[in-house]
Two RNAs folded together computationally: RNase P RNA and transfer RNA, 436 nucleotides in total.
RNA sequence: UCAGCGGGCCGGGCGGCCGCUGCCCGUGGUUCGCCAGGGGGAGAGGAAAGUCCGGACUCCACCGGGCAGGGUGCCAGGUAACGCCUGGGCGGCGCGAGCCGACGGAAAGUGCAACAGAAACAUACCGCCUUCCUUCGCGAAGGUAAGGGUGAAAUGGUGCGGUAAGAGCGCACCGGUGCCGUGGCAACACGGCAGCCGUGCAAACCCCACCCGGAGCAAGGCCGAAUAGGGGAGGAGAGUGCCCGGCUCGCCAGGACUCCCGGGUUGGCCGCUUGAGCGUGCCGGCGACGGCACGCCUAGAGAAAUGUCCGCCGCCCCCAACGGGGGUACAGAAUCCGGCUUACAGGCCCGCUGAACCC
RNA sequence: GCCCCCGUCGUCUAGAGGCCCAGGACGCCACCCUUUCAAGGUGGAAAUCGCGGGUUCGAAUCCCGCCGGGGGCACCA
Numbered sequence: 001u002c003a004g005c006g007g008g009c010c011g012g013g014c015g016g017c018c019g020c021u022g023c024c025c026g027u028g029g030u031u032c033g034c035c036a037g038g039g040g041g042a043g044a045g046g047a048a049a050g051u052c053c054g055g056a057c058u059c060c061a062c063c064g065g066g067c068a069g070g071g072u073g074c075c076a077g078g079u080a081a082c083g084c085c086u087g088g089g090c091g092g093c094g095c096g097a098g099c100c101g102a103c104g105g106a107a108a109g110u111g112c113a114a115c116a117g118a119a120a121c122a123u124a125c126c127g128c129c130u131u132c133c134u135u136c137g138c139g140a141a142g143g144u145a146a147g148g149g150u151g152a153a154a155u156g157g158u159g160c161g162g163u164a165a166g167a168g169c170g171c172a173c174c175g176g177u178g179c180c181g182u183g184g185c186a187a188c189a190c191g192g193c194a195g196c197c198g199u200g201c202a203a204a205c206c207c208c209a210c211c212c213g214g215a216g217c218a219a220g221g222c223c224g225a226a227u228a229g230g231g232g233a234g235g236a237g238a239g240u241g242c243c244c245g246g247c248u249c250g251c252c253a254g255g256a257c258u259c260c261c262g263g264g265u266u267g268g269c270c271g272c273u274u275g276a277g278c279g280u281g282c283c284g285g286c287g288a289c290g291g292c293a294c295g296c297c298u299a300g301a302g303a304a305a306u307g308u309c310c311g312c313c314g315c316c317c318c319c320a321a322c323g324g325g326g327g328u329a330c331a332g333a334a335u336c337c338g339g340c341u342u343a344c345a346g347g348c349c350c351g352c353u354g355a356a357c358c359c
Numbered sequence: 360g361c362c363c364c365c366g367u368c369g370u371c372u373a374g375a376g377g378c379c380c381a382g383g384a385c386g387c388c389a390c391c392c393u394u395u396c397a398a399g400g401u402g403g404a405a406a407u408c409g410c411g412g413g414u415u416c417g418a419a420u421c422c423c424g425c426c427g428g429g430g431g432c433a434c435c436a
Base pairs, nucleotide, nucleotide: 001355002354003353004352005351006350007349008348009347010346012313013312014311015310016309018307020043021042023040024039025038027036028035029034045330049341050340052339053338054337055336056335057216058215059214060213069212070211071210072209073208074088075087076086077085078084089103090101091100092099093098104207105206109205110204111201112200113199125148126147127144128143129142130141131140132139156174157173158172159171160170161169175196177194178193179192180191181190182189183188220270221269222268223267230261231260232259233258234257242255243254245252246251247250263435264434265433277296278295279294280293281292282291283290284289314328315327316326317325318324319323360432361431362430363429364428365427366426369385370384371383372382377416387403388402389401390400391399409425410424411423412422413421
């Protein structure tokens, strides 16, 4: 210098005029309902989005446990929790920095594997070999799984020995399985011994381990206004759940209560934003993260505000180019928080890898 | 704001791992019949299975992420 990899951050700036939504402090008027006007200070995001996970909070249900259903899935840790994050293991890709992985179990059982192929999990089409009949084309019986053919996939691979031909039949190396030992918390790795008979699919049913009660701020609570307290269904439970009426005393009918139809309203307040909060420093930890000290307060609505214009500067594009014109991403709070995913013009910083050249 | 459901020819749909480069009906086009039209008969065209990844030998179908559309949820008595 070129080509890349990983991480962090910003995502327009300054000034002026006029506005908008909350909050605070004054002023004047008032029929106490408000009206007019002034000042101060605050006012979108890294994703506020998708609503895909996890929690806080609220209401309902609930002795405990199980079934059903759903989810997660290598190991260890972090966390309020998670399907998130960190570190490690294993596998794959890359020369490398690094990146990616739904990564438990197919030897519990069931199911599926189209077409092709002899055969898709127990089998032999062509071939090879032996024996027999030999009608000398070939046929029959048997052995074999090396070679050919089919297929996405054919039952360890390569080599040597061996054999009638062959074959883990034997041996060496590699691979895989089981047991033992060593290291490691573990996943797993390494070594030794035995020995190779059992394909793939669990994002098919399933098995194993762990987790999950339901609904969601339009939750829920208080006050006020209005309407037909009308109709229908349910009304379960331990010996009678509770209230009330009847009686033959444990039964019947009704109510409360729940749902539906029908009816009424479209008001106010709380929940509501101080919180698993943010910043700085120190300490512990490889890290995610945790602890301590100090400092800070940062939208809370009506489902509706957070803007427009001008000047200068920055960035990008175009042009008949000392200048002029156009544009400035994705998007936009609604109970709050931790994640994931998706969208995003342009820019800054840090660390690292490879190649070429120079000293 | 929150919670559900759906997406296959122009329209309505079948499908639920291979028999599907996707079947049927209506509609469309051509031909036959008819003097002509309709009806009828024969044949044909018409689908990126919303999009992109993944699992599998193989995906409309199974899984994940996006996109689009539809529906429901206020309070009182």
Rfam match: Bacterial RNase P class A. Rfam classes the family as a ribozyme. Its mean pLDDT, the model's own confidence on a scale to 100, is 79.